[in-house]
RNA sequence: AGAGUUUGAUCCUGGCUCAGAACGAACGCUGGCGGCGUGCUUAAUACAUGCAAGUCGAGGGGCAGCACGGGUAGCAAUACCUGGUGGCGACCGGCGCACGGGGGCGUAACGCGUAUGCAACCUACCUGUAACAGAGGGAUAGCCCAUAGAAAUGUGGAUUAAUAUCUCAUAGUUCUAUUAGAUCGCAUGAUUUGAUAGAUAAAGCUCCGGCGGUUACAGAUGGGCAUGCGUGACAUUAGCUAGUUGGUGAGGUAACGGCUCACCAAGACUACGAUGACUAGGGGGUCUGAGAGGAUGAUCCCCCACACUGGUACUGAGACACGGACCAGACUCCUACGGGAGGCAGCAGUAAGGAAUAUUGGGCAAUGGAGGCAACUCUGACCCAGCCAUGCCGCGUGAAGGAUUGACGGCCCUCUGGGUUGUAAACUUCUUUUGUACGGGAAUAACCCUCCGAACGUGUUCGGAGCUGAAGGUACCGUAAGAAUAAGGAUCGGCUAACUCCGUGCCCAGCAGCCGUGGUAAUACGGAGGAUCCAAGCGUUAUCCGGAUUUACUGGGUUUAAAGGGUGCGUAGGCGGAUUGAUAAGUCAGUGGUGAAAGCCUGCAGCUUAACUGCAGAACUGCCAUUGAUACUGCCAGUCUGGAGUAUGGUUGAGGUAGCUGGAAUGUGUUGUGUAGCGGUGAAAUGCUUAGAUAUUACACAGAACACCGAUUGCGAAGGCAGCUUACUAAACUGAUACUGACGCUGAUGCACGAAAGCGUGGGGAGCGAACAGGAUUAGAUACCCUGGUAGUCCACGCCGUAAACGAUGAUCACUCGCUGUUUGCGAUAUACAGCAAGCGGCUGAGCGAAAGCAUUAAGUGAUCCACCUGGGGAGUACGAUCGCAAGGUUGAAACUCAAAGGAAUUGACGGGGGCCCGCACAAGCGGAGGAACAUGUGGUUUAAUUCGAUGAUACGCGAGGAACCUUACCUGGGCUUAAAUGUAGAGCGACAGAUUGUGAAAGGCUGAUUCCCUUCGGGGCUGCUUACAAGGUGCUGCAUGGUUGUCGUCAGCUCGUGCCGUGAGGUGUCGGGUUAAGUCCCAUAACGAGCGCAACCCUUAUCGUUAGUUGCCAGCAUGUAAUGAUGGGAACUCUAGUGAAACUGCCCGUGCAAACGGUGAGGAAGGUGGGGAUGACGUCAAGUCAGCACGGCCCUUACGCCCAGGGCUACACACGUGUUACAAUGGCCGAUACAAAGGGCAGCUACCAGGUGACUGGAUGCUAAUCUCCAAAGUCGGUCUCAGUUCGGAUCGAAGUCUGCAACUCGACUUCGUGAAGUUGGAUUCGCUAGUAAUCGCGCAUCAGCAAUGGCGCGGUGAAUACGUUCCCGGGCCUUGUACACACCGCCCGUCAAACAAUGGAAGCUGGGGGUACCUGAAGUCUGUAACCGCAAGGAGCGGCCUAGGGUAAAACUAGUAACUGGUGUUAAGUCGUAACAAGGUAAC
Repeated sequence: AGAGUUUGAUCCUGGCUCAGAACGAACGCUGGCGGCGUGCUUAAUACAUGCAAGUCGAGGGGCAGCACGGGUAGCAAUACCUGGUGGCGACCGGCGCACGGGGGCGUAACGCGUAUGCAACCUACCUGUAACAGAGGGAUAGCCCAUAGAAAUGUGGAUUAAUAUCUCAUAGUUCUAUUAGAUCGCAUGAUUUGAUAGAUAAAGCUCCGGCGGUUACAGAUGGGCAUGCGUGACAUUAGCUAGUUGGUGAGGUAACGGCUCACCAAGACUACGAUGACUAGGGGGUCUGAGAGGAUGAUCCCCCACACUGGUACUGAGACACGGACCAGACUCCUACGGGAGGCAGCAGUAAGGAAUAUUGGGCAAUGGAGGCAACUCUGACCCAGCCAUGCCGCGUGAAGGAUUGACGGCCCUCUGGGUUGUAAACUUCUUUUGUACGGGAAUAACCCUCCGAACGUGUUCGGAGCUGAAGGUACCGUAAGAAUAAGGAUCGGCUAACUCCGUGCCCAGCAGCCGUGGUAAUACGGAGGAUCCAAGCGUUAUCCGGAUUUACUGGGUUUAAAGGGUGCGUAGGCGGAUUGAUAAGUCAGUGGUGAAAGCCUGCAGCUUAACUGCAGAACUGCCAUUGAUACUGCCAGUCUGGAGUAUGGUUGAGGUAGCUGGAAUGUGUUGUGUAGCGGUGAAAUGCUUAGAUAUUACACAGAACACCGAUUGCGAAGGCAGCUUACUAAACUGAUACUGACGCUGAUGCACGAAAGCGUGGGGAGCGAACAGGAUUAGAUACCCUGGUAGUCCACGCCGUAAACGAUGAUCACUCGCUGUUUGCGAUAUACAGCAAGCGGCUGAGCGAAAGCAUUAAGUGAUCCACCUGGGGAGUACGAUCGCAAGGUUGAAACUCAAAGGAAUUGACGGGGGCCCGCACAAGCGGAGGAACAUGUGGUUUAAUUCGAUGAUACGCGAGGAACCUUACCUGGGCUUAAAUGUAGAGCGACAGAUUGUGAAAGGCUGAUUCCCUUCGGGGCUGCUUACAAGGUGCUGCAUGGUUGUCGUCAGCUCGUGCCGUGAGGUGUCGGGUUAAGUCCCAUAACGAGCGCAACCCUUAUCGUUAGUUGCCAGCAUGUAAUGAUGGGAACUCUAGUGAAACUGCCCGUGCAAACGGUGAGGAAGGUGGGGAUGACGUCAAGUCAGCACGGCCCUUACGCCCAGGGCUACACACGUGUUACAAUGGCCGAUACAAAGGGCAGCUACCAGGUGACUGGAUGCUAAUCUCCAAAGUCGGUCUCAGUUCGGAUCGAAGUCUGCAACUCGACUUCGUGAAGUUGGAUUCGCUAGUAAUCGCGCAUCAGCAAUGGCGCGGUGAAUACGUUCCCGGGCCUUGUACACACCGCCCGUCAAACAAUGGAAGCUGGGGGUACCUGAAGUCUGUAACCGCAAGGAGCGGCCUAGGGUAAAACUAGUAACUGGUGUUAAGUCGUAACAAGGUAAC
């Protein structure tokens, strides 16, 4: 110090979350030791038991109990007597009990903190000073007697003492009253010196030293009271108060005071927050933080308040009293039922509550306290111990060596091996903290007291000795043996250090702080190995601060992210021009006081160290007082003119209010002309019209709005304002002078204005037009469109008070580069025009901004004031208050829920956005498909099985380039289990194969006969059987993969380096203007270059040259035949196949800067890519394929493997795709006849001959091929048929055959004869094709025994038509625009209804709670009054009065809980209905 998380990516805004520290903690797992701290945060709930405040005999009477002594009795034990001694229960008396200890109920307060004041006060014990203590009296506890009661507790009688109590005396520096001075003080007044009068004291005890007593003054200590300042949150609490505020007098108090009372006055407090309701003890401090702050108030210290709840006083120096009293109440206990007792928020302890917090311990040795002369007694204060890892600190669980065997085991892997655990272990050497055993053993102790000594000189001080230890035989020290007694927890996807394997895997189980993970290869779940971080602890949870500059004083914002009030006027408040003087409040400086101690910080020191503790210092940022300074601010006084304003002249304008008035248009009424429609729409209909509409003409009336001018204009505070004109009125600007003299700016609360809609009353109503009606549209159409139409729109008066009331930009002032337009005024005679002022606009710098953008009209730089914001939703909702006639407005939450919501910009994609362009995309044509039959594939159905895959374009004559068996993966049945093949190793046999016999459907099993080779005789080779190890799987996953393929698409695109621009994603280049088939090329250019694509290079075809001529060719020469390159020969031609040439917009003309384009151009075999092919960029579709092959993982192993027979893949109501053949005369049939290319051929092609109607058969020859062979059809010529279900068409069926093959039943092809179905050109719709193309005709090949081939792949023959053109459909490319899409429009997304869950509002009512008010009653008690009773008296009893706790009654307010029913809200993979928004979202949105 930051990090994660919104997006495809980016920047920003903004929330959520994490890493840190802390804790009186709790929980989980684990746990060796010690030191020092801490330990009911909840029920101020209830408490059994014990202890926590007594002491003094040197105040007193005394003496129950104990001890000693004495006495009597007794042998003794013992009994009795004896205050004589030590002492002492109970009692009188003194002092203490108001301290110490506890918990935090109450209290928002002079309670606390801090600083002052008391001239308005008190203070026992202690200290100092001064003085004094004389005389007397009467009682009463106790004791004794009697007596009531269960007890607690009394009652009566007799007697008695005091340091108890009373009277008298004495007394002053005391008090009271009167009075005379002096001094001082801010005032009331205080201090002091006198005088006069009056009033009040005392106690004894003694060891003879002393200890006490009384009065007065002073000190110290402790308290009381008053005041300034500070001290929680709520305004959805705005008014509160009657002893209230003040005065006079009196009372009361230690003392001031409405503290109380009588009278008088009417005040006091409050927006600087009164009053009310809620919460809370305050501080020193503690935690955190860089600090400022925030949170907190355990332990320790100070203060306050409390003591079962409420009230009250008494005693006392001090209390309204924790372990005192009285009363009331609740609760608990005892009881003989009549009455009594009690108060752990003291220490232990118990119950309860709770996540949770300890021993019914030891000791007064120390420190401190009470009493006492003292010894001493008491002390749950305190000192110690016990329990708890609850915290902090320290120590240990070993150290060194030890790997050329990195051991065993575990885990992992690419597995004959390697890596890791890991120097870790084993092993060797060493040490002994801790623990164990044994032994020694403290300090804390000084006092007091006793003894001795000394000084002074007789009870004080000093010195020495003795005595006193709970903790504790503890700390500590020593000795011994021995590595011996001692490691866990969490985490390992990112944040965040640390990775692999296995299991799980219907997103299951689960994890998770946030993001997220898990659907068969999970580094995220569970386990294991390993690693990381801490360590006697480690994690989790709760809470607080931090990070969070995320409430911003330090230190934030408001155009679009949340956020400027709709606008003005103006009160309080805040801020405020120049200058002079005075003052010294703020401000600054010095000094003094205070700021308790502890704590924090620094230094030193003590426990072995540290924690801890001690000492010293610093600090305590504050408050008060005082002295000084005077720049700035304030206050006071004076002056000024620049801010502001006033007067005066002029100008401007849809500024406002009220009135008058005008024309056009529309509608209506009347009249004329005129006839069949008008109107309306995408198209229609409703509507109007023969009773005469619409149209047109004339006249009249009505209401509303003001064309042109008109604008980027003007005016106004905003809303807003538009015909002309009049009256009244406001403002701004400008010119020149004069005047006032800071009069200013802003502005909470307040007041006024405030579009449209709406409301009230009364008018008005032409047009338009919510609601409503009808017609259309539509699946529906409560809409968009059309025809009508009420409220309203208009006027007057009164309400409402809101708008995207927007420049989404508050007001005012000052400053800060430029260019340009326009309005008004000035300057001027002027519509030229350098200029000035005030407005209204555009562009662009610096600067600012997240960017877009703003930019003298700031969103720049500064100043002042106001308003507002703090994640999204819930919600501008609920409740409350207030305003309103209502509608509704203003103010304005929470629960709950999410991890985002949002702004700007970027790249894509998309649009029923735009522009440009291309393509058999449309159009123009030709031929088809869709109808029929058949073939083939698919779906579906069926089946034992109909094996599997492909399934929009991009599956469906596809994998399959050939299912009768085989193939074959499927089904049924029969069999095999190292298996069908191969290898290695071991063992035995000698064969195995083949032939043969039987069985069987076969496979297979069983049976019988026959019986290897070489040899150095050891053995070897070979084959089969057997054993073991390696198998096998067309089983799953194409969403784990390789390879390969389809498609976009042969579309023109896709990128990179460097540079430049941008905070960045990214852009530029690749855009623009042209051009092209093309990102092809040219020009321009912050880009310059380059790569993959395009093109070219390759093959083929078209022309020519050249080379070479066999199997091909034959012009010329020759031979030969019936005929044929048949033969000699030739190398010309064709052809074959090598190699070259040729085409490049090269030339010409035109257009153009160029690229390029145009041309009936020339030349050329070919002309603008000549035709065709191969060639497929970055990528998309988790596209297809695990069944071609390969391969990870999973699964099966007498089976999901293997063998065999038969069946199935060929089924058949049906639906679809692709084809074939047709429907005929451009044809069918018959006869004759001509011309290819490319391929194939030895288990083959076969000439030729013979047979058969034919498929074919029997012979025979050539050819391993430019040699032999398969081998053409349409065409041409001739004949026939004559428009018909035919001499078209050939399905289907019957019969007879041929061929292949082990075998044609399921299930082959072909032939002949016979049979002769549908079909007469095919609906919506749809496919292919732009030239040697479509169409049409045949030929060949692969696979193959044969063939279901009409398929596929090739080959040649014949050989067209049409393209105006790019509006539209489809697909694509480039640029641009919008976007809420990015899984990218097959996107996103809204609302009702239905379901589940959650919190919440209202609500008839019901149940509580605290507080106040009124009335009634009223204990104890203070005060007060008082004739009867008591007392000599003082006084008391009794009775009365005031006040009051509590109780009762009543009405209202506040607050909480609950509730039938009810309202909306939120959340929830796949519910219903629509499709509102995002693109022009299909009616622009709001």